[in-house]
Context: one part of a larger RNA
Molecule: small-subunit ribosomal RNA, 3' major domain
Organism: uncultured bacterium
RNA sequence: UGACGGGGACCCGCACAAGUAGCGGAGCAUGUGGUUUAAUUCGAAGCAACGCGAAGAACCUUACCUAAGCUUGACAUCCCUCAGACCGCUUCUUAAUCGAAGCUUUCCCUUCGGGGACUGAGGUGACAGGUGGUGCAUGGUUGUCGUCAGCUCGUGUCGUGAGAUGUUGGGUUAAGUCCCGCAACGAGCGCAACCCUUGUCAUUAGUUGCUACGCAAGAGCACUCUAAUGAGACUGCCGGUGACAAACCGGAGGAAGGUGGGGAUGACGUCAAGUCCUCAUGGCCCUUAUGGGUAGGGCUUCACACGUCAUACAAUGGUCGGGACAGAGGGUCGCCAACCCGCGAGGGGGAGCCAAUCUCAGAAACCCGAUCGUAGUCCGGAUCGCAGUCUGCAACUCGACUGCGUGAAGUCGGAAUCGCUAGUAAUCGCGGAUCAGAAUGUCGCGGUGAAUACGUUCCCGGGUCUUGUACA
Repeated sequence: UGACGGGGACCCGCACAAGUAGCGGAGCAUGUGGUUUAAUUCGAAGCAACGCGAAGAACCUUACCUAAGCUUGACAUCCCUCAGACCGCUUCUUAAUCGAAGCUUUCCCUUCGGGGACUGAGGUGACAGGUGGUGCAUGGUUGUCGUCAGCUCGUGUCGUGAGAUGUUGGGUUAAGUCCCGCAACGAGCGCAACCCUUGUCAUUAGUUGCUACGCAAGAGCACUCUAAUGAGACUGCCGGUGACAAACCGGAGGAAGGUGGGGAUGACGUCAAGUCCUCAUGGCCCUUAUGGGUAGGGCUUCACACGUCAUACAAUGGUCGGGACAGAGGGUCGCCAACCCGCGAGGGGGAGCCAAUCUCAGAAACCCGAUCGUAGUCCGGAUCGCAGUCUGCAACUCGACUGCGUGAAGUCGGAAUCGCUAGUAAUCGCGGAUCAGAAUGUCGCGGUGAAUACGUUCCCGGGUCUUGUACA
C1' cells in the first nucleotide's frame, strides 16, 4: 500500500421487511448428470453451466458409429502428356457413392507448322485438407463484479524509502454531483449531457390515410394518422430551511417537475472466467488417413437425480349461443380474398397485392344470456386404439395437425427457494426470426390491470472513512 475480520461509523440496492404471483408435490415439454449403446459427436460447470452454443437433428445439417468404396483429392496455385469448345442428355450396375458404356456439341488467332483461353482424362511432386490437440502460447469477441462510482496522471510539497498528498474533512447528490474548507494547483478515463423512443403543442405536406356532406361518385385536409422541422422543463418563478453556499421541502403555472418514463451507452481492472467447433493464428499431430464422397443408423436410449418452462387441480370456473375493442410485424420460389366441397385438419378455386391500397387476419381475456352445483365432476387432460390431412425423394426408428373413442396422475404441494415497486406484477391473446415441414423456447407487440414499502435491527452484495493483523 492492499486484502481480510462472527471490529467500528456512515450510506446504497426487490438485500431484508411489507405485499403479490410462483418453484419445490402431479403428468407433460425441454436441457443436464448418470446409465445404456457400435455410436448415443463436441463444448458450457456456484452466483456468471443446465428452453445454454442450437434463430428450429427424419435425409441434409453432422462433427459420432457401422458397412462398402476414393487417394494431387470436394477446394487453390504451378509443371508434363493427350483429347475436346464449354454446356447438356441417356443406358447398365450398385443400397448409394464408386465404376462401365454411349449420344449431342466444333470457341478465338493463324505464316496451316501451330499458338491462346476454357474444360476433361492421365502422371509427377511441391502441396491441398483436418469441427485433430493446446483458450494455461494468442488475436478478436463475450460473461461477471456493475451502470457500482470509482480508477489514474502532470507539476509542486512531505517522507531515507516503499509511498503519501491531491481523491481526506463539513454539507449535499442517483453520482469523485456540486458547494465550502484545506500544500496543493490542474488534467484524463468514468458520472451527467449530446443519440434513439415515448408523453404535449405548432408549422409544412396530404395518398393508398381521414370525413363536418345520406352509400357510391365528387369534394376537402378540420380531425385521426403518417413523417420532417421546431417549441417545451432550466430548480426558470414564489415561500420556507440551510453557512449569505451547494442543495432540500412545499407551492404556482404546465401535457409533463426536479435524471418526466424506457432504451442504447459498461472506466482502470478481477476471475490464467468462456470460446482454437464462427473466424483468424503460433508450436505440435494425421497425410491410401485424424483427409474427401456414399448408404443406413445415432445425436430422439431410460431403474433414476437436478434445473427451466408450459398445463392443471376448478364456480373469480368449464361448456354452448350471441355481441365488441388492438398494436407491432410478414408477404412474389410469397401472402392468398370471394365462392364451392369436407364435422375438421384441409382440398378445389382463382380475384388482388412487390402492398398506409391486396393479404396473413373474425385477436383473446371482456360483455349479455343459458347450463353445470362441489363430484375425481360437463374439472383435468396424460396415455393408448382406429381413421385421416399436410409438408417432403422419403414421416418405421423419429414430424406436425385433425376427427371419433379411451380417459391416468392431480383436490394447491415438506424442508427449502425465486421474480416483481406501476401501466410494473399477474393475466389474455397477436406477430416475427430460424424454417420444405416441425415451439410450451426465444425476440417483439398490444388488451385488462393490482397489492405493498413502518423502516434499515437482522440476511446477502456493494461504496467511503477508520481500527487490528502470526496474511501478500